This is a predicted structure of a 97-nucleotide RNA (Bacterial small signal recognition particle RNA) from Limosilactobacillus ingluviei. The sequence is in RNAcentral, with records from ENA and Rfam. A source record names the gene ffs. It matches the Rfam family "Bacterial small signal recognition particle RNA". Gene Ontology terms of the family: signal recognition particle, plasma membrane targeting and SRP-dependent cotranslational protein targeting to membrane, signal sequence recognition. The model forms 96% of the base pairs in the Rfam consensus. The coordinates come from a structure-prediction model, not an experiment, and the mean pLDDT is 78. The organism belongs to Limosilactobacillus, within Bacteria.
This record gives sequence, C1' cells and structure tokens, in this order.
RNA sequence: UUAUGGCCGUAAAGCAAGGUUGGACUCGCGAACCGUGUCAGGACCGGAAGGUAGCAGCACUAAGGAUGCUCCGGCUUGUGCUUUAUGUACAUAUUUU
Repeated sequence: UUAUGGCCGUAAAGCAAGGUUGGACUCGCGAACCGUGUCAGGACCGGAAGGUAGCAGCACUAAGGAUGCUCCGGCUUGUGCUUUAUGUACAUAUUUU
C1' cells in the first nucleotide's frame, strides 16, 4: 500500500416494539316531535260496511356512546433487530521503502 475480519460511530432502507389517532367489526346503551315499520286508546270521514291521519308503546335503525386478547391504515420515537454504504483506530496476511 492492498485485502480480510470483528468493535465503535454515522447515513439510508426495511421489519418489529411503544405511544397516539382514524376506520371496520362487537354491544344488553342510544330518537317525546323534526327516522322507518306496526300502530292500543282516542280523533276525523261515512246511513252502514269500512276508511283516513296518527300520539303513546313495541321493533328496527341513524347521529352518537361503551368495550377491545381482533383486523386494516396514518403520525411519531431517548427502543430493538436486519441489510447496504461509509469514517477513525485495532487484529491478521501481503507488497514496497
């Protein structure tokens, strides 16, 4: 000088972990009226048969709410691992003086 090797550091990329957040999924919650359906009672129309609208109740659902060993993403980092490149010194071998 060159090559190889490992340690430490730097940069980039990837994966994971932690935090945070959105959505999906789950729920026995969730609408006096301004959601849907069914509409007791009562009201109205009709000579009658029957019909009309429709409060409460009930059911379903919406905005929302609750939960999370789940899934799919976003952001983030005093965390970990891997790969590549790179820097100083070190070790071994080699070349030259």